This is a predicted structure of a 528-nucleotide part of an RNA (small-subunit ribosomal RNA, 5' domain) from a metagenome.

[in-house]
Context: one part of a larger RNA
RNA sequence: GAUUGAACGCUGGCGGCAUGCUUAACACAUGCAAGUCGAACGGAAACGAUGGAGCUUGCUCCAGGCGUCGAGUGGCGGACGGGUGCGUAACGCGUGGGAAUCUACCUAUUAGCUGGGGAUAAGCCUUGGAAACAGGGUCUAAUACCGAAUGUUGUCUACGGACUAAAGGCUGCCUCUCCUUGGAAGCAGUCACUAAUAGAUGAGCCCGCGUUAGAUUAGCUAGAUGGUGGGGUAAAGGCCUACCAUGGCGACGAUCUAUAGCUGGUUUGAGAGGAUGAUCAGCCACACUGGGACUGAGACACGGCCCAGACUCCUACGGGAGGCAGCAGUGGGGAAUAUUGGACAAUGGGGGCAACCCUGAUCCAGCAAUGCCGCGUGUGUGAAGAAGGCCCGAGGGUUGUAAAGCACUUUCAAUUGUGAAGAAGGGUUUGUAGUUAAUAGCUGCGAACUUUGACGUUAACUUUAGAAGAAGCACCGGCUAACUCUGUGCCAGCAGCCGCGGUAAUACAGAGGGUGCGAGCGUUAAUC
Numbered sequence: 001g002a003u004u005g006a007a008c009g010c011u012g013g014c015g016g017c018a019u020g021c022u023u024a025a026c027a028c029a030u031g032c033a034a035g036u037c038g039a040a041c042g043g044a045a046a047c048g049a050u051g052g053a054g055c056u057u058g059c060u061c062c063a064g065g066c067g068u069c070g071a072g073u074g075g076c077g078g079a080c081g082g083g084u085g086c087g088u089a090a091c092g093c094g095u096g097g098g099a100a101u102c103u104a105c106c107u108a109u110u111a112g113c114u115g116g117g118g119a120u121a122a123g124c125c126u127u128g129g130a131a132a133c134a135g136g137g138u139c140u141a142a143u144a145c146c147g148a149a150u151g152u153u154g155u156c157u158a159c160g161g162a163c164u165a166a167a168g169g170c171u172g173c174c175u176c177u178c179c180u181u182g183g184a185a186g187c188a189g190u191c192a193c194u195a196a197u198a199g200a201u202g203a204g205c206c207c208g209c210g211u212u213a214g215a216u217u218a219g220c221u222a223g224a225u226g227g228u229g230g231g232g233u234a235a236a237g238g239c240c241u242a243c244c245a246u247g248g249c250g251a252c253g254a255u256c257u258a259u260a261g262c263u264g265g266u267u268u269g270a271g272a273g274g275a276u277g278a279u280c281a282g283c284c285a286c287a288c289u290g291g292g293a294c295u296g297a298g299a300c301a302c303g304g305c306c307c308a309g310a311c312u313c314c315u316a317c318g319g320g321a322g323g324c325a326g327c328a329g330u331g332g333g334g335a336a337u338a339u340u341g342g343a344c345a346a347u348g349g350g351g352g353c354a355a356c357c358c359u360g361a362u363c364c365a366g367c368a369a370u371g372c373c374g375c376g377u378g379u380g381u382g383a384a385g386a387a388g389g390c391c392c393g394a395g396g397g398u399u400g401u402a403a404a405g406c407a408c409u410u411u412c413a414a415u416u417g418u419g420a421a422g423a424a425g426g427g428u429u430u431g432u433a434g435u436u437a438a439u440a441g442c443u444g445c446g447a448a449c450u451u452u453g454a455c456g457u458u459a460a461c462u463u464u465a466g467a468a469g470a471a472g473c474a475c476c477g478g479c480u481a482a483c484u485c486u487g488u489g490c491c492a493g494c495a496g497c498c499g500c501g502g503u504a505a506u507a508c509a510g511a512g513g514g515u516g517c518g519a520g521c522g523u524u525a526a527u528c
Base pairs, nucleotide, nucleotide: 001528002527003526004525006524007523008522009521010520013375014374015373016372017371018370019368020367021333026331027330028329030328031327032326035076036075037074040073041072043069044068047067048066050063051062052061053060054059055058083286084285085284092211093210094209095208096207097206098205101203102202106199107198108197109196110195111194112193114148116146117145123138124137125136126135127134128133154163155162156161168191169190170189171188172187173186177184178183212258213257214256219249220248221247224246225245226244227243228242229241230240231239261283262282263281264280265276266275267274268273288309289308290307291306292305311322312321313320314319339365341364342363343362347361348359349358350357351356378408379407380406381405388399389398390397391396412469414464417461418460422455425451426450427449428448429447430446431445432444433443434442435441472517473516474515475514476513477498478497479496483512484511485510486509487508493500494499
């Protein structure tokens, strides 16, 4: 000199963009953070509309038929998104290769979607329990579950063969068949479903090289190193196991100990290099501590389950409940770090045909000079060089065009009104093309109308008034830009280094003056 997730002292006008527990991976009150689908299903607890009945004239009853929908079965999603850096010196990360693998949803292609069955939750009845919850009886549905058929293909094969699927829902039509005035069947469309191939995406695995310090750590190792058989995995492999052999690693630093998430980057430097790994992005690890598996395409699963432990809470003492390293917030620790805010309007995610619902992801607002950037605190004129202050050689000098005065301007803040963009979509009606038996319906491309903004009293523009509301901090012996007076008298004090102070201190304290930076300025800490 540059830099910082900074802190402290004095001071503090506005805006934009960023950033904000670096310490206790300490403990957590409260609220919210993952749901959704009635176009899979039986249904109807609540609300509403409709129709009917009763009447007390605004209530009761009836009708799941309809808008919906509590609880339940079922599907998909809770493996993403969000947090933290404990552990880890490791194929964890970075980089470059590899073969023995899986991959829900998505895309393309091929083939199919036949015909049956038995249960069960909810419900109803009932038992136990303080509760959490648990048990019994009975009834019922499905895209839940299970056989059979078919088997393109796929897997296995002793090449004879064996094994292995599926589910329906919605919309429209009534030409034909039933049967009766709108249904079944059928047809068409669409979304699903099954088997398989290929792709895409994601994930698992192996290897070369690189990746902190200590030798006051020199030997380490028994599934340890290799082989055979078997098992196991989606998959190679001591991954596991039985037997056999005795190997394997190490001064090119094994083992042990300490420290540490790694990287893109950040910071400094002319560079080489050093330091660092906040925010943002990629990977990894973790989710009260330790262990375990279940489900699933995917987890050994932050807001799932089981066991053990510590802690907290409830209890009728028999037994139960919990996990903020999600967003806010509380206590504690600390020099130190924010609101128990708004909205799903946009972007993205989950579910759904869709409308839509959910989303503390996200977008916004609040707080903080924490940082960077921009703007302002006026402009011109004005010598009687006013008054006052300070200095003086008492003549004067300086503060100083500074002020006052005169003439202007109005950024920003205040005030009045106008008012974009962030909106793409959605809905209704309708034109046309495709599909089709069809002028239904659905799909594509349009048109008209209507509608969706948290921010938000938005940005921007504009009205009004008036210099009006807006300057400090450090330093002045040398390094280092800037000097005099008074007080003090080795005292009080200063100090980054050299050093100042013992009666004329430009070094202490105050004042006047000056220098530097400026909504900041200094100090401390840290890195180069």

Its mean pLDDT, the model's own confidence on a scale to 100, is 86.